[in-house]
Context: one part of a larger RNA
RNA sequence: GGAUAAACGCUGGCGGCGUACAUAAGACAUGCAAGUCGAACGAGCAGAAACUGGAAGAUUUAUCUACUAGUGGAGCUAGUGGCGGAUGGGUGAGUAACACGUAAGCAACCUACCUAGCAGAGGGGAAUAACAGUGAGAAAUCAUUGCUAAAACCGCAUACCUUGAAACAUAGGCAUCUAUGAAUCAAGAAAAGAGUAAUCUGCUGUUAGAUGGGCUUGCGCCUGAUUAGCUAGUUGGUGAGAUAAUAGCUCACCAAGGCGACGAUCAGUAGCCGAACUGAGAGGUUGAACGGCCACAUUGGGACUGAGACACGGCCCAGACUCCUACGGGAGGCAGCAGUCGGGAAUAUUGCACAAUGGAGGGAACUCUGAUGCAGUGACGCCGCGUAUAGGAAGAAGGUUUUCGGAUUGUAAACUAUUGUCAUGUGGGAAGAAAAUGACGGUACCACAAGAGGAAGCCCCGGCUAAAUAUGUGCCAGCAGCCGCGGUAAUACAUAUGGGGCGAGCGUUAUCC
Numbered sequence: 001g002g003a004u005a006a007a008c009g010c011u012g013g014c015g016g017c018g019u020a021c022a023u024a025a026g027a028c029a030u031g032c033a034a035g036u037c038g039a040a041c042g043a044g045c046a047g048a049a050a051c052u053g054g055a056a057g058a059u060u061u062a063u064c065u066a067c068u069a070g071u072g073g074a075g076c077u078a079g080u081g082g083c084g085g086a087u088g089g090g091u092g093a094g095u096a097a098c099a100c101g102u103a104a105g106c107a108a109c110c111u112a113c114c115u116a117g118c119a120g121a122g123g124g125g126a127a128u129a130a131c132a133g134u135g136a137g138a139a140a141u142c143a144u145u146g147c148u149a150a151a152a153c154c155g156c157a158u159a160c161c162u163u164g165a166a167a168c169a170u171a172g173g174c175a176u177c178u179a180u181g182a183a184u185c186a187a188g189a190a191a192a193g194a195g196u197a198a199u200c201u202g203c204u205g206u207u208a209g210a211u212g213g214g215c216u217u218g219c220g221c222c223u224g225a226u227u228a229g230c231u232a233g234u235u236g237g238u239g240a241g242a243u244a245a246u247a248g249c250u251c252a253c254c255a256a257g258g259c260g261a262c263g264a265u266c267a268g269u270a271g272c273c274g275a276a277c278u279g280a281g282a283g284g285u286u287g288a289a290c291g292g293c294c295a296c297a298u299u300g301g302g303a304c305u306g307a308g309a310c311a312c313g314g315c316c317c318a319g320a321c322u323c324c325u326a327c328g329g330g331a332g333g334c335a336g337c338a339g340u341c342g343g344g345a346a347u348a349u350u351g352c353a354c355a356a357u358g359g360a361g362g363g364a365a366c367u368c369u370g371a372u373g374c375a376g377u378g379a380c381g382c383c384g385c386g387u388a389u390a391g392g393a394a395g396a397a398g399g400u401u402u403u404c405g406g407a408u409u410g411u412a413a414a415c416u417a418u419u420g421u422c423a424u425g426u427g428g429g430a431a432g433a434a435a436a437u438g439a440c441g442g443u444a445c446c447a448c449a450a451g452a453g454g455a456a457g458c459c460c461c462g463g464c465u466a467a468a469u470a471u472g473u474g475c476c477a478g479c480a481g482c483c484g485c486g487g488u489a490a491u492a493c494a495u496a497u498g499g500g501g502c503g504a505g506c507g508u509u510a511u512c513c
Stems, first nucleotide, its partner, number of pairs: 001513004006509005013385006019378002021343001026341003030338003035083003040080002043077003050071005056065004090296003100220007109213002114209007122156001124154002131146006161188005168181005192201003222268003229259003234256008271293004275286004298319005321332004349375001351374003357371001358369004388418004398409004422454001424449005432440001457502005462483003468497005478485002
């Protein structure tokens, strides 16, 4: 000098774009943050429009309107069922590891929704929630009897095809093998809904793609030797099990291996990267914001469901904590968005909207969305603008200083003229949205009006280092980044005047280069 997720002191006009709990992965009141589908299903509640009939009234005499009976079925929802709650959002505790980065491999793998191709959907069955009854309990909730539906559940048939078995042929390879072909045997499917219909949406099997993941490997990846030896599922083999899949992943048996001064093990510290800061570069430091990956969700463990989790707003168990209780038993999890207490030098609103972008569900209308878009708070940062402009010497008054002549503040002010950025007031008024739909927002922007009016401070002045005098103080009070200053004329302390620097900031502290 540059930089910062900064803080503190003094000061503070406006706007744009960013950014904001680094500490206690401490504890959390309250509200919201993941639902949706009635075009899968029974049931319940309400029964609208429309149609038909009867009746009273009005009349233009074959129409209208009250009223009423029936048909009708729009609408809503607790439950069963489907899809989604594995994304989005948060945090960085753990992790020195194939976690991450990079480059490869899988002849050892999976992939819902989506796209394309091929082939199908025949015929049955048994339940259960809801509901009703009975009962238990303070509650949370539960038990039992009876009834019922489905695209929920379970057999059977069929099998282009897939899988398995033991063989064959051809081609190829990387050892196990891989691909293709024609046969044999065995096993394996399905669901309907909407519409007058055409048809549309779904369903089953399979092939390929796309997307997303899983696994393996080479290299890279902090400090300490005042850590030198470590290791029994340990290292390898055979066989089996488990897995989507390889593998001590697990198990039985067998062998005795494996790692290590090219630093094993142990200890400490730490999420990793793209990047950011700095630097001429090499390098050094950092990993906030934005993007990718990983890990975690009160602490520890576990599985279930599912295409996918060992699952932040799912389940079970144990621990700590908080709450309710009729003491028998129950409920909870903000490292989502706001917000509270606490900790701290220190970090924001219990805001608006789904209008846009994106996501979930739905045929759609649409619903949900603290993702997101916006607004609010903070000079926290960067950038831009303003606080006037021109003239004006009696060089006014006042201040300071003085050798008492003057010098300086100083064209500075007053005064004269001008302008109108920002702010203020009035009027108009967008784009962002495709036909409609705008939170932002009467916002941005434009026009007009009036008026210099509403808008300057902070640090420094001994040298480094741009800028000096007076007074006070008297090794005191104090200053200080280093050298150092102060003991009676202090350019170094304090105040004043003047000056220098930067400027809505200035200085200090902290950290990095």

A computed fold for a 513-nucleotide part of an RNA from an uncultured bacterium, annotated as small-subunit ribosomal RNA, 5' domain. The RNAcentral record of the full RNA draws on Greengenes. Its Rfam family is "Bacterial small subunit ribosomal RNA".